[in-house]
RNA sequence: GCGCCCGUAGCUCAGCUGGAUAGAGCGCCGGACUUCGGAUCCGUAGGCCGGGGGUUCGAAUCCCUCCGGGCGCG
Numbered sequence: 001g002c003g004c005c006c007g008u009a010g011c012u013c014a015g016c017u018g019g020a021u022a023g024a025g026c027g028c029c030g031g032a033c034u035u036c037g038g039a040u041c042c043g044u045a046g047g048c049c050g051g052g053g054g055u056u057c058g059a060a061u062c063c064c065u066c067c068g069g070g071c072g073c074g
Base pairs, nucleotide, nucleotide: 001073002072003071004070005069006068007067010026011025012024013023019057029043030042031041032040050066051065052064053063054062
C1' cells in the first nucleotide's frame, strides 16, 4: 500500500433482505428476605447504535469518507 471483518448500555453481545417504543445477560443503584452479608426474587436508571456527509416519507440497518481494532497478502 491492497483486500476482508469488526465498532450498539460500565462489560459480553443480539438486532443489520430499512418501518418507526433499540433489546438480552452480567454489573451499578433501590426494595423484599436475612441479626449482617451472600444467594434468591422484584423494580429503577443507563446507549440519539465510532465521527461526518448522502439516499429515502423513514437509516443501528443502504452508499461515500474519516477514525480506531483484528486478520490476510505484497